[in-house]
């Protein structure tokens, strides 16, 4: 370099109410690379959104969540332990991270063949 494969988890109970898997109460659940030792919340990606340029297949750009304390240790916002926090647009009998959709879609990557 060329091709191939992979490449995202979770609402259970119980409470209100005409009506909630959307609200309360408890539950659950964490892509991908990197980092002095293992990360949802350190420090990038990706992916939704939007905006420009394109006939189009693409391309270039913008935004883009959330943590402390304690213990080991050489070395950890990453273990172990306590306590917090966070999750895109659309759609709906009523507000969603968990239903439904765009999605037999895209994807950073990871691996294999040559």
């Nucleotide at each position: 370099g060329u091709u191939c494969u992979c490449g995202g988890g979770g609402c259970g109970a119980g409470g209100u109410g005409c009506a909630a898997a959307u609200c309360c109460u408890c539950a659950c659940c964490g892509g991908c690379g990197g980092u002095g030792a293992a990360a949802g919340c350190c420090c990038g990606c990706g992916a939704c959104u939007c905006c420009g340029c394109u006939u189009a297949g693409g391309u270039g750009g913008a935004u883009u969540g959330a943590c402390u304390c304690g213990g080991u240790g050489a070395a950890a916002u990453u273990c172990c332990g306590g306590g917090g926090c966070c999750g895109a647009c659309g759609g709906u009998a009523a507000a969603a991270g968990u239903c439904c959709g765009g999605a037999g879609g895209g994807g950073a990557g990871a691996g294999g063949a040559c």